The prediction has a mean pLDDT of 76. The RNA shown here (Bacterial RNase P class A) has 403 nucleotides and comes from a Planctomycetota bacterium. Of the family's consensus pairs, 94% are formed in the model. It was read from a public genome assembly, where an Rfam model found it.
[in-house]
RNA sequence: CGAGCAGGAAAGGCGGUCGCCGGCGAGGAGGCUCGUGCGGCUCUUCGCGGGAGGAAAGUCCGGGCUCCGCAGGGCAGGGUGGCGGGCAACGCCCGCCGGUCGCAAGACCAGGGAUAGCGCAACAGAAAGCAGACCGCCGUGCCGCGGCAACGCGGUGCGGUAAGGGUGAAACGGUGAGGUAAGAGCUCACCAGCAGGCGGGGCAACUCGUCUGGCUAGGCAAGCCCCACCCGGAGAAAGACCAAAUAGGGGAGGAUGACGCGGCCCGCGUCGCCAGAACUCCCGGGUAGGUCGUUCGAGGGCGUCGGCGACGGCGUUCCUGGAUGAAUGAUCGCCACGGACGGGGCUGCGGCGCGAGCCGUGGUCACGGACGGACAGAACCCGGCUUAAAGAACGCUCGACCG
Numbered sequence: 001c002g003a004g005c006a007g008g009a010a011a012g013g014c015g016g017u018c019g020c021c022g023g024c025g026a027g028g029a030g031g032c033u034c035g036u037g038c039g040g041c042u043c044u045u046c047g048c049g050g051g052a053g054g055a056a057a058g059u060c061c062g063g064g065c066u067c068c069g070c071a072g073g074g075c076a077g078g079g080u081g082g083c084g085g086g087c088a089a090c091g092c093c094c095g096c097c098g099g100u101c102g103c104a105a106g107a108c109c110a111g112g113g114a115u116a117g118c119g120c121a122a123c124a125g126a127a128a129g130c131a132g133a134c135c136g137c138c139g140u141g142c143c144g145c146g147g148c149a150a151c152g153c154g155g156u157g158c159g160g161u162a163a164g165g166g167u168g169a170a171a172c173g174g175u176g177a178g179g180u181a182a183g184a185g186c187u188c189a190c191c192a193g194c195a196g197g198c199g200g201g202g203c204a205a206c207u208c209g210u211c212u213g214g215c216u217a218g219g220c221a222a223g224c225c226c227c228a229c230c231c232g233g234a235g236a237a238a239g240a241c242c243a244a245a246u247a248g249g250g251g252a253g254g255a256u257g258a259c260g261c262g263g264c265c266c267g268c269g270u271c272g273c274c275a276g277a278a279c280u281c282c283c284g285g286g287u288a289g290g291u292c293g294u295u296c297g298a299g300g301g302c303g304u305c306g307g308c309g310a311c312g313g314c315g316u317u318c319c320u321g322g323a324u325g326a327a328u329g330a331u332c333g334c335c336a337c338g339g340a341c342g343g344g345g346c347u348g349c350g351g352c353g354c355g356a357g358c359c360g361u362g363g364u365c366a367c368g369g370a371c372g373g374a375c376a377g378a379a380c381c382c383g384g385c386u387u388a389a390a391g392a393a394c395g396c397u398c399g400a401c402c403g
Base pairs, nucleotide, nucleotide: 001399002398003397004396005395007394012335013334014333015332016331017330018329020051021050023048024047025046026045027044028043029042030041053375057386058385060384061383062382063381064380065235066234067233068232077231078230079229080228081227082096083095084094085093086092097111098109099108100107101106112226113225117224118223119220120219134165135164136161137160138159139158140157141156142155143154144153145152146151173191174190175189176188177187178186192216194213195212196211197210198209199208200207201206239292240291241290242289249283250282251281252280253279257271258270259269260268261267299318300317301316302315303314304313305312306311337372338371341368342367344365345364346363347362348361349360350359351358352357
């Protein structure tokens, strides 16, 4: 330099100006009140110290918290699935085992069961799970031709054959020998695989060695299913509290009655007169609205100890967003970072030139530098997973080249 693999961290800094949110302190104004003081509420000024993420996202999995439900057992439904460990828990994480892929660094695996049962397999192919004769090979009957004959060739029928060809993702082990009409685990040797026994290693998954056996058993369970284990429901619009006006409910008081007929009196009408109207007061339920829940938590940083690691123990230290149309911003300057490109110094090699030097190609050192900074915005909280994402750095593997 090229090609590739892996994971964690970071997500610019400082200053000026103008803003936003909520907290504390001080002041002012408003509203309320007969008035004043205090407290609370609303607005506002100043000061102090704070204010998004690694994903705040998708809402996929696991918890906390809250309310409802719940004798016990079973069915249905959903989920998980090698082994050991971590964790509050998990479908997450760590380590290991096995398989597949890669030269390697590494990656991926719903990774229990296919002798419980049912089911499925496009196309191609003769045949696809009860295996199966298209070509080929072998035996034999018949016909034709040749031949003295043995026999050969061609056609056709019947039978044998899974060695060979061809199809396929997959065709019922592989190589060799014996055997046979030709063949075949039909028999034998070795190899592979499977099952079982014994022995060694490992907590285990599993692995190594050896012996025996039948000689050989196909695939798919992210098809139904079987086995083991796990799972009650709803979620912050959960839930708790305070509580207006109006209407309605209950209770007490209430008769010199109440209301209407344009202001007053008479009069008239309606309602009421102890089963009680208007009106007054009190009580309780619901609604509007408000407060809490609600940010100190399986918390973060640093150190140390244990562990391969996930993680755990101990010590120390820090914690001041909590909003509800919802703040955490905008802009300018300097610095840092990246950077296409540009010219320059030193130098290796090659070429040209009588020469100073020039040209090409590599190494190295600084310099200038347009431009660039993504994805994205908490809404009860936490642990994961997944998805999004500009540019740069760090580790490892393979290859090439230079010093």